RNA sequence: GCCCUCGUGGCUCAACGGAUAGAGCGGCGGGUUUCUACCCCGCAGGUUGUAGGUUCAAAUCCUACCGGGGGCA
Numbered sequence: 001g002c003c004c005u006c007g008u009g010g011c012u013c014a015a016c017g018g019a020u021a022g023a024g025c026g027g028c029g030g031g032u033u034u035c036u037a038c039c040c041c042g043c044a045g046g047u048u049g050u051a052g053g054u055u056c057a058a059a060u061c062c063u064a065c066c067g068g069g070g071g072c073a
Stems, first nucleotide, its partner, number of pairs: 001072007010025004018056001027043005049065005
C1' cells in the first nucleotide's frame, strides 16, 4: 500500500430498510432477611465510531475517513 471483517448504554451482545434501539451482567432505589448474600420488583444510563449520500423512512444500504482484528505484498 491492497483486501476481508468488526465498531450499538460501564462490560458482553441482539435488532427482515419501518412502531418508543432491546437483553444479560453491572449501577441506583425498594421488598425479603436479625445483618449480608441469594432471590423478587422498579429506575437511570445510548448523539448506534466520524462526516456525507440514497430513501417517505437508515443502527441496517452506498462513499470517504478514524480505530480494533486478520490476510497478502
Transfer RNA from a Minisyncoccia bacterium, 73 nucleotides, folded computationally.
The coordinates come from a structure-prediction model, not an experiment, and the mean pLDDT is 80.
The organism belongs to Minisyncoccia, within Bacteria.
Rfam family: tRNA. The family's RNA type in Rfam is transfer RNA. Rfam describes the family as follows. Transfer RNA (tRNA) molecules are approximately 80 nucleotides in length.